Notes:
Large-subunit ribosomal RNA, domain I from a Gemmatales bacterium, 541 nucleotides, folded computationally. Its mean pLDDT, the model's own confidence on a scale to 100, is 80. Its Rfam family is "Bacterial large subunit ribosomal RNA". Gene Ontology terms of the family: structural constituent of ribosome and ribosome.
Context: one part of a larger RNA
Order: sequence, then structure tokens, then C1' cells
RNA sequence: GGCGUGUGGGGGAUGUCUUGGCGCCAGGAGGCGAUGAAGGGCGUGGAAGACUGCGAUAAGCCCGGGGGAGCUGUCAAACGAGCGUUGAUCCCGGGAUUCCCGAAUGAGCGUGCGCUGAAUCCAUAGGCGUACGUGGCGAACGGAGGGAACUGAAACAUCUCAGUACCUCCAGGAAAGGAAAGCAACAGCGACUCCCUCAGUAGCGGCGAGCGAAAGCGGACCUAGCCCAAACCGGUGGGACUUGUCCUGCCGGGGUUGUAGGACCGGGCUGCCUUCAAUGGCGAGAAGUUACCAAAGUUUUUCUUAGCAGAACACUUCUGGAAAGGGUGACCACAGAGGGUGAUAGUCCCGUACGCGAAAGGAAAGACUCUUCUGCCCGGCACCUGAGUAGGGCCCAUCACGUGAAAGUGGGUCUGAAUCUGCGAGGCCCAUCUCGCAAGGCUAAGUACUCCCUGGCGACCGAUAGUGAACCAAGUAGGGCGACUGAAAGAUGAAAAGAACCCCGAUAAGGGGAGGGAAAUGAACCUGAAACCACAUGCCU
Repeated sequence: GGCGUGUGGGGGAUGUCUUGGCGCCAGGAGGCGAUGAAGGGCGUGGAAGACUGCGAUAAGCCCGGGGGAGCUGUCAAACGAGCGUUGAUCCCGGGAUUCCCGAAUGAGCGUGCGCUGAAUCCAUAGGCGUACGUGGCGAACGGAGGGAACUGAAACAUCUCAGUACCUCCAGGAAAGGAAAGCAACAGCGACUCCCUCAGUAGCGGCGAGCGAAAGCGGACCUAGCCCAAACCGGUGGGACUUGUCCUGCCGGGGUUGUAGGACCGGGCUGCCUUCAAUGGCGAGAAGUUACCAAAGUUUUUCUUAGCAGAACACUUCUGGAAAGGGUGACCACAGAGGGUGAUAGUCCCGUACGCGAAAGGAAAGACUCUUCUGCCCGGCACCUGAGUAGGGCCCAUCACGUGAAAGUGGGUCUGAAUCUGCGAGGCCCAUCUCGCAAGGCUAAGUACUCCCUGGCGACCGAUAGUGAACCAAGUAGGGCGACUGAAAGAUGAAAAGAACCCCGAUAAGGGGAGGGAAAUGAACCUGAAACCACAUGCCU
């Protein structure tokens, strides 16, 4: 020096564990905000810091309910000073307080009303005041306005990615859509939305890459359908002029559709009374505060926001530090889910099954009061039935459909009908036939999502995993001018019993005794692998 063995050091792998995550299901909730939010700053305790709570009434104040012996939140023990069966601490509901910043606002904007008031006489614009509303935040879901590129086409330009990502606006608990100017095909269906299928079909396509329906059928849902405009009638106001007409506004009635319907005129019928009259009253029927015209109150039940109660085991026995383990003998069970307790407990503790509970707040459903509404037939007449609209030309977009034979829908621009003997559609166009009635509006459910709350589950993870974050300050420390980026870090023991006292040392670190403990498990603390280091020793050189 090498190889090996042993004993240690070093290091923190592995095993075991779980406070934390991940995913899914069900139910709830689906908003907060000028009555000042979300989010912060600064304070606030006997006590320095951090977290939590709270706000100068500051780990809290008042009231109601629950609960019942201890309490003054956590890291974090001790001390101090106190509180509490005259019911504290704590939990739930309601109320009070709630500094400063922040939409941050004594503002701005919108609407109504009033006053005032230019050019310019009336007026208008403008100004001022006042009332109401609005503004900002929030995870996804929704509607709308804008809108890429990488990529694919084995290059690339039409095309694709994709109306995706992203930006903006707006709304709701859902949104959107929605009661046929629809589909279909000679048979018929009957608002919308969503799912399965139709079907990778029909089609579109440098007919390349690719894109890609619909009807129909089956389901979910469904006691879902309605209201205006107009004709006409009544009331009321304004304007014009040729002074008895025309134009126009508002209110009420009427009326709402395609086998056309309605208005108007005439006739007939109706539950009762009345009346010129469906005018009024009574009755009957129907409906309702989610649309359907509109709108209020009372009460009941259920659920929810604290809780209550809840069966049954012992042993002298064995092992052990400890019994819940072994042994013996019992018991409960609508409860043998789960967790804890010094190892593995149905019967020790918390619970679990079954059952019970609300003064106050919230939600839903029902009832009552209440409120609202209520025709049919026959004949005539030809008044109404959404106009710069439908359609057309040019140019686009969207429809699975790239201009194509290109319908349908929407837009820009230029044009521009008909009026029920009417109008639109059925994929160029025409006819026959069939279906429907545009140019006004509202509408629950079935559908989408989960920042959040409660409960449950997992052939999900187990500290280099699982959230970035299990822990004493994680979106922390740190980095960056900034937008932003962004960690590491879990485990003594059953219990601190956390090592009194003695010795060495420097009044140290550290160590040796002693003591506690089942064990030093000794706080750099469960287990404690390897690399690496030291010492001892065997063999070889």
C1' cells in the first nucleotide's frame, strides 16, 4: 500500500406513518358592491414577533337561542391580573361599532322633473338644481363585437389549424333559443333546447390535405303557450289653414290569425236580476304574482343555519413499560361505519343505527284572503292584418356547401313591390300541387358550469410523490427596474418523565458519571442503506 473482517463516524436512501393534496358523486348556493365590495395598509392583547380574530366600542359590545364547568384563540410554556352555576368561555341567529386606502365618489354618466337660458323673436342647444339608477370585484359556464399564427397540405398561395387562442362589451343562475312566411312529399308532422342514432352517410373540397350536415326514428322535458301594432269606438291635448275640415300626440276599450282571422253593419242564442247596452250587481267557472294584464297580505308544513339523546364487559389470568393481544366466562345489536385511547376494543371515549329539536334568519311547497279574466252561431260589407319592408342589381359574410345550376339567412351600397282575386317557401328557373303567413314582442322545464358550503366515495398520491405550498411567515424566503418568477423545509417519547446533582473544560462547545425511561429514543432526536472517513485486526506485498 492492497484485499477482507469488525467497531464507529458520516449521510439521509429505504420501510412504516399522515395533518395535506388529487379525482368523482349527491345535495345546497350561484353572487358581493355608493347602507362603500373584493383586496389591502395601519392599528388592536398585561406581553417583543408571526398567524387568527377584531376596528379607536378594536382576540371584542348588545339581544335572542343552544350548552353546562370551566375560561382569558394559536405558535407557546410560565408568570401577572381577572371572569364564571346571579350560567362565563364556546356554538348558532339578529343587531351595534366598523380608522385609512381601494369603483373611491363632494366626481362622472343616464333617465324623469323643475328652474334658467345663446347666436335668434318664439324656441332649441347649453347651464343649474333635484329624485332615481349606474360605476367596481368575482372560478367556470353563456350571448355578442373584433379576430391571429405556428401547424397540416410531407414545399406553398385557395384550403387547413379556426371562428380556435386572444382582446372587448353584456347578462344570468343559468344563458341562448322558442310558438312556423317551418319541415316534408302526394303519406304526413306540428314551438324551442339537449342526448342517442341517422353517419363519417348526402354532400363540400388545389375533388388535395381535409371539412362534413339535415329530415326522420328513439329518448329527456312538457296539465306551455301568450301579448302587442292596425281596422273600429270613446275620452283628452296640440298644430295647420281656406273656420270646418285635415294632420298629429296621449289614455281607455276592442283585437291577435292561415281549414285565414279580426273590425264594422244586421239577426239569433245565453245562469239570475237590472239596464238602451256583456251597463251594473249576484252567482258559476277558470287562472294567478316565472311568461300568459297586473299585484299585496296572512298562515301551515317541510328543509336549512346551533344542538339533544343514544344499547352492551369483566377477570384473581398470561406476555408486556402499557392490553385493546392470548385465555376464560358474559352481554348489546335498526348500533360489528369510522376514529381515538401506552400494541389489534361492537360493549373505555368520540361516535354509529333509530329517534328528537329553533326564539331568530333563510328556502320551498300548500291553503286562505286577495286580484284578474270569461261567449257562440248565421248573413252582409270589403275597412284592417307590421314599407324604404320583401324582392332585385353589384359586393361580401354565414349556412357541412370554397360561386358553383346555388336556393335559404344576414350585411354594405343602388334601387324597390303586392295588400287576401294577396304574399312567402318547397336548393337555379317555370308550371301543377303542397306547406306556411315575414318585415313587433315575451316565455318555465329538459341543457352547460363550479370560486364556494355540506356529506360521501376511491384497485388515487404518500413528503424528489400528491397542489407551487402537509411544517413556526407559501404565493412565504429569494430573484427581477418591471410585467413576472418562485423554492427548500414532515416524524423524540406512551407520557417531557426534555437529563436534578457531581467531574473535565473557559462561567463555552462538547464529553464522562448519576438519574428518568421498555429502549437513549437526547432534542442536528423513528427506521438509519450506499458513497466517503477513522480506528482495530487477518492475509498478501